[in-house]
RNA sequence: GGAGUCGGCCGGGCAGCCGCUGUACCGCAAGGUGCAGAGGAAAGUCCGGGCUCCAGAGAGCGGGAUGCGGGCUAACGACCCGGCGCGGCGACGCGACGAACAGGGCCACAGAGACGAGUCGUGCAGGUCAAACUGCACGGGUGAAACGCGGCAACCUCCAUCCGGAGCAACACCAAAUAGGCAAGCACGGUACCGAGGGCAACUUCGGCACUAAAGGCCGCUCGGUCGGGCUUGCGGGUAGGUGGCUUGAGCCCUUGAGCAAUCAAGGGCCUAGAGGAAUGGCUGUCGGGGGGGUCCCUUUCGGGGGGUUCCCUGCCACAGAACCCGGCUUACAGGCCGGCUCCCGUU
Numbered sequence: 001g002g003a004g005u006c007g008g009c010c011g012g013g014c015a016g017c018c019g020c021u022g023u024a025c026c027g028c029a030a031g032g033u034g035c036a037g038a039g040g041a042a043a044g045u046c047c048g049g050g051c052u053c054c055a056g057a058g059a060g061c062g063g064g065a066u067g068c069g070g071g072c073u074a075a076c077g078a079c080c081c082g083g084c085g086c087g088g089c090g091a092c093g094c095g096a097c098g099a100a101c102a103g104g105g106c107c108a109c110a111g112a113g114a115c116g117a118g119u120c121g122u123g124c125a126g127g128u129c130a131a132a133c134u135g136c137a138c139g140g141g142u143g144a145a146a147c148g149c150g151g152c153a154a155c156c157u158c159c160a161u162c163c164g165g166a167g168c169a170a171c172a173c174c175a176a177a178u179a180g181g182c183a184a185g186c187a188c189g190g191u192a193c194c195g196a197g198g199g200c201a202a203c204u205u206c207g208g209c210a211c212u213a214a215a216g217g218c219c220g221c222u223c224g225g226u227c228g229g230g231c232u233u234g235c236g237g238g239u240a241g242g243u244g245g246c247u248u249g250a251g252c253c254c255u256u257g258a259g260c261a262a263u264c265a266a267g268g269g270c271c272u273a274g275a276g277g278a279a280u281g282g283c284u285g286u287c288g289g290g291g292g293g294g295u296c297c298c299u300u301u302c303g304g305g306g307g308g309u310u311c312c313c314u315g316c317c318a319c320a321g322a323a324c325c326c327g328g329c330u331u332a333c334a335g336g337c338c339g340g341c342u343c344c345c346g347u348u
Base pairs, nucleotide, nucleotide: 001344002343003342004341005340006339007338008337009336010335012287013286014285015284016283017282018281020037021036022035023034024033025032026031039319043330044329046328047327048326049325050324051167052166053165054164063163064162065161066160067159068082069081070080071079083097084095085094086093087092098158099157103156104155105152106151107150115148119140120139121138122137123136124135125134126133171244172243173242174241181235182234183233184232185231186230188229189212190211191210193208194207195206196205197204198203216227217226218225219224251270252269253268254267255266256265257264258263288317289316290314291313292312293311294309295308296307297306298305299304
């Protein structure tokens, strides 16, 4: 100098103006001021836990997951260490990596034959007059594998271990309007009866008394069915709406110690979004970065390639955005920084 491998980190900066959410203070209020305000993945919702409600004596059946040994953890299929296998010159990467004499199933093509049967050659033994034939061993050929208790369990299965269900739209509390439920009351209305008046009558007006969710009307009658208005108050359930759950937590940073490490312990320091149709934004200036052009230098196989730039243009600025909270995994990511290690080349 080149190529590679592993790990960590940043991922536009600053200023001004105008807004949004939360909170503290001031203010009677309107409002004002201060402070804080997305991520490494907030994503996919794949795995594991906390939390909440429901269910549940225990055990089994069924279903699912995992599967070398040890460790770590709240837990895990994550992570760490080691073994083994595979790939790489190497740093390193990848691996569902228990059991194939419990049983079933499968083994493409080729091959006689893929565990059932059975091919060719040679040798030996038996057999025969000699052969045929039988048995054993070796070899040839096919194939990934050829008789060996073959291979495959990311086929069923067996063994071992673990696993109840649903999820913050969980769940808890407060609680309208309207409708409906229950209870009490009123007597507007309704019904029966009585009295007075009007009318030929059917009926009707006024007054009184009683009942009012049965009186009573209708279905011809019994039974049974059906209709049976209104107002006031109270109670209870639910809805809209509101509040809590909600961010102090297996928390973050630093130091020290134990351990190869994952991780754990001790000490010190810190509080760091909490919205709810859902805030965390917009504009301007400047700096930085990227892209394009001009220009300069180097190089060229004349197509181009590389580098510089105090000039010009371009807001072009990665992936993406919390929604109960954590531990992981996976996926996306312009550009850039740092460190460990490996291999090759050159110089001393």
Bacterial RNase P class A from a Verrucomicrobiota bacterium, 348 nucleotides, folded computationally.
RNAcentral holds the sequence, with entries from ENA.
The coordinates come from a structure-prediction model, not an experiment, and the mean pLDDT is 79.
Of the family's consensus pairs, 93% are formed in the model.
It is recorded under the gene name rnpB.
Rfam family: Bacterial RNase P class A. The family's RNA type in Rfam is ribozyme.
The source organism's lineage runs through Bacteria, Pseudomonadati and Verrucomicrobiota.